[in-house]
Context: one part of a larger RNA
RNA sequence: GCCAACGAGUUCAAACAUAUAGCUGUUUAAGUCCUUAUGGGACGAAAGCAGAGCGAAAGCAAGUGUUAAAAGCGCGUUUAAAGCUGUCUGUUUGAGACCCGAAGCCAAGCGAGCUUGCCAUGACCAGGGUGAGUUCCGCCGAAAGGCGGAAGGAGGCCCGAACCCGUGAGCCGUACAAUACUCUGGGAUGAGUUGUGGUAAGGAGUGAAAAGCUAAACGAGCUUGGUAAUAGCUGGUUCUCCCCGAAAUAGCUUUUGGGCUAGCCUCAGGUAAAUAAACUAUAGGGGUAGAGCACUGGAUGGUUUAUUAUGGGAUUUUCCUAGGUAAAUCAACCAAACUCCGAAUACUAUAGUGUGUUAUCCUGGGAGUCAGACUGUGGGGGCUAAGCUCCAUGGUCAAAAGGGAAACAGCCCAGAUCAUAAUCUAAGGUCCCUAAAUUCGAGCUAAGUGUACUAAGGAAGUAGAGUCUCUUCGAUAGCUAGGAGGUUAGCUUAGAAGCAGCUAUCCUUUAAAAAGUGCGUAAUAGCUUACUAGCUAAGAGUCUUUGCGCCGAAAAUUCAGGGGGCUCAAGCUCGAUACCGAAGAUAUGGAGCCUUGUGCUUUGCACAGGGUUGAUAGGGGAGCGUCCUCUUUGCAUUGAAGUUCCGCUGUAAGGUUGGGAUGGAGCGAAGAGGAGUGAGAAUGUUGGC
Numbered sequence: 001g002c003c004a005a006c007g008a009g010u011u012c013a014a015a016c017a018u019a020u021a022g023c024u025g026u027u028u029a030a031g032u033c034c035u036u037a038u039g040g041g042a043c044g045a046a047a048g049c050a051g052a053g054c055g056a057a058a059g060c061a062a063g064u065g066u067u068a069a070a071a072g073c074g075c076g077u078u079u080a081a082a083g084c085u086g087u088c089u090g091u092u093u094g095a096g097a098c099c100c101g102a103a104g105c106c107a108a109g110c111g112a113g114c115u116u117g118c119c120a121u122g123a124c125c126a127g128g129g130u131g132a133g134u135u136c137c138g139c140c141g142a143a144a145g146g147c148g149g150a151a152g153g154a155g156g157c158c159c160g161a162a163c164c165c166g167u168g169a170g171c172c173g174u175a176c177a178a179u180a181c182u183c184u185g186g187g188a189u190g191a192g193u194u195g196u197g198g199u200a201a202g203g204a205g206u207g208a209a210a211a212g213c214u215a216a217a218c219g220a221g222c223u224u225g226g227u228a229a230u231a232g233c234u235g236g237u238u239c240u241c242c243c244c245g246a247a248a249u250a251g252c253u254u255u256u257g258g259g260c261u262a263g264c265c266u267c268a269g270g271u272a273a274a275u276a277a278a279c280u281a282u283a284g285g286g287g288u289a290g291a292g293c294a295c296u297g298g299a300u301g302g303u304u305u306a307u308u309a310u311g312g313g314a315u316u317u318u319c320c321u322a323g324g325u326a327a328a329u330c331a332a333c334c335a336a337a338c339u340c341c342g343a344a345u346a347c348u349a350u351a352g353u354g355u356g357u358u359a360u361c362c363u364g365g366g367a368g369u370c371a372g373a374c375u376g377u378g379g380g381g382g383c384u385a386a387g388c389u390c391c392a393u394g395g396u397c398a399a400a401a402g403g404g405a406a407a408c409a410g411c412c413c414a415g416a417u418c419a420u421a422a423u424c425u426a427a428g429g430u431c432c433c434u435a436a437a438u439u440c441g442a443g444c445u446a447a448g449u450g451u452a453c454u455a456a457g458g459a460a461g462u463a464g465a466g467u468c469u470c471u472u473c474g475a476u477a478g479c480u481a482g483g484a485g486g487u488u489a490g491c492u493u494a495g496a497a498g499c500a501g502c503u504a505u506c507c508u509u510u511a512a513a514a515a516g517u518g519c520g521u522a523a524u525a526g527c528u529u530a531c532u533a534g535c536u537a538a539g540a541g542u543c544u545u546u547g548c549g550c551c552g553a554a555a556a557u558u559c560a561g562g563g564g565g566c567u568c569a570a571g572c573u574c575g576a577u578a579c580c581g582a583a584g585a586u587a588u589g590g591a592g593c594c595u596u597g598u599g600c601u602u603u604g605c606a607c608a609g610g611g612u613u614g615a616u617a618g619g620g621g622a623g624c625g626u627c628c629u630c631u632u633u634g635c636a637u638u639g640a641a642g643u644u645c646c647g648c649u650g651u652a653a654g655g656u657u658g659g660g661a662u663g664g665a666g667c668g669a670a671g672a673g674g675a676g677u678g679a680g681a682a683u684g685u686u687g688g689c
Stems, first nucleotide, its partner, number of pairs: 001689006011095007019087006025049003031043005053060002063075004098236002101233001105226006116200009125190001127159003130155001134151007163187003168183003202218001204214003239623006249262005263369002265366006275359001278353007290341001291339002296335003300331009311321003372397010402413003417590004422586003428580003431564003437577001439576006450566002457551002461548006468541003478535005484508003489503003514529001518527002591613010624678001626675010642662005647656003
């Protein structure tokens, strides 16, 4: 891991509700008696509930309480019934209470053959080194003592085996081993090591102290019991079909992953009307969007006035002024906490229309939900960041499959009762992958732009719209030629001659020519431009704006529109006609549910019509199957149950007294009753492989 078996809402008591049965007041409990004796029957009204309520109570009583008193108010009285008891089902409460699961708490015992300390009695420590106190001898000294030599052998001394330990590394790491092995290392006469025996224990021991150790997991050992501890937590919870179908919100909560009440779902009962939805009309209140500046504030520019003067000026005690401050005024503005104004919607009421399976409302039984997600719109927070966060209001998902978006809960289209090799469409598409246009008409794009995501900014890209100016009296571009004189203007300067700089910028000859547009020279020179003529010949230029393109443009496995590929497109814009395309709609047939009408023998059935049938939590309804009991009725050695293969059949759980094989002794059906009654999941339990 697989297979098989086992494996989870039970029982008792009380209460509430539905259904049903009996009685009319109802029922017996303990107990007693009888009996065919774990059973059944009879007796037994003690007591309970009902029959009268109100009040805290005394108490009063069809009334009572409140109050000084009610004229009131609360709860009651009224025979259209209701009550009692039994049973089924649902739920609640108490119990282990649907099942499995803690870490823990307490008690009584068992442990010191591991380990810690202690006690008793034994055992062990190769070899080598160092050489303390002390003593003796010699010399010196008055002595104390000093120096030298010898003897001697002290030490939690030194080196190093056994022995004890475990420093660093390697190795091992389903190991040789639940701590080993190899090399290396520490102690090795001591607070040393060790044998045997004994002793101290669970809030206790022992501890050269690490909360270490107390039998391979000790911040409180192990075993059993209390015990099915508790678990607002996780996991699991077994057959079928039919009807309806949520919530992720509010308030309170030592409350926030839990509860309670309300909201939203379901079931039963009930009653009334135009009661609900929707639309129309009418009547309302409002202060949002917008707008505005009349208030409150903000903020820009001008003008005027008042005041001020550090800077500036001057005619210098005084004065004028840049500027500052304040007010008034004019113009143009801003505001969630501004408003002289002010919608659309929304909401409320009334009336009308009008659908309808009463959808509305009331009473009662049963719930689940209290982590929501994204998306459109209006907002707060944040950075007008987030697949961010918090509200409001719609949608979808949640609990929704199908088609589209390559793939893709929340986007677009559309809500799957079943069958059909039938038809029409939606979103979206129609060259190939790939169903359907290589369809039609008019443009644009040359960038593979694009074919399902980007900006400020930049540019004789290209197509269009407009504006102004010049132009056959010849424009613009090009070519040919001129582009002069006073004069090197004056000043400045080493120089300044059109062209370093400053000032002025005249006059003349002219078709035209600047006291000079740009290069250039040390300064001149030289080139060039403005300007003019000629040649040529018909458009040239400025500014604004629109469409589509260009640059700006950097990301990690495949270059990337899903791919192939596509250029008068298979791209973009506008228009047109076809077609494809879904579980949508339609067609034909069948089924369930609700409802209307008709008929029949009431329940119910048949026919005709209308509506409806996605679904999690959850509510309701109807069934299938297993085991056992009772009653009735059957099958079986001419072969029961079981196992296995095939066929038939029902909307499903399933059925089969259809057949074959195996098997070898019991087993069904109908009605009623009772449950240890259905497995794929629980790191489920046991067994097998």